Model confidence (mean pLDDT): 82 of 100. Transfer RNA from Methylococcus sp., 73 nucleotides, folded computationally. Rfam family: tRNA. Gene Ontology term of the family: triplet codon-amino acid adaptor activity. It was read from a public genome assembly.
[in-house]
Formats: sequence, C1' cells, structure tokens
RNA sequence: GGGCCGUUAGCUCAGUUGGUAGAGCAGUGGACUCUUAAUCCAUAGGUCGAAAGUUCGAGCCUUUCACGGCCCA
Repeated sequence: GGGCCGUUAGCUCAGUUGGUAGAGCAGUGGACUCUUAAUCCAUAGGUCGAAAGUUCGAGCCUUUCACGGCCCA
C1' cells in the first nucleotide's frame, strides 16, 4: 500500500425482509435469611464509532473518514 471482517448499555454480545433498540453479567432499590455472599422481585442505563447520501421511514442499504483485528505484498 491492497483485500476482508468488526465498532450497538459500564462489560460480553444479539438484533429476522428497512417499520417502537434488546439479552446476560455488572449497577441501584426492595424482599428473604443461610449475612462481605447466595436466591427472588423491581428499576435505571443508548449520539447504534463520526459525517453525508437514498427512503415516508436506516442499527440494517450506499459513500467518505476514524479506530481495532486477520490475510496478502
């Protein structure tokens, strides 16, 4: 330098054909009693990497850029 993949909640990751953004863990509040804990219930938490384009509508399609990984040279 070229090609491919990835970027979504604090962490790890889903997200179907473009149609209201989710799970587990962690956090917070409560219940319980076996008490630094476990279990159960509830709850909060998002610029979907950035910008632009297409569309009635974009996490999803297109373009550029940033960051990370793999391969080739």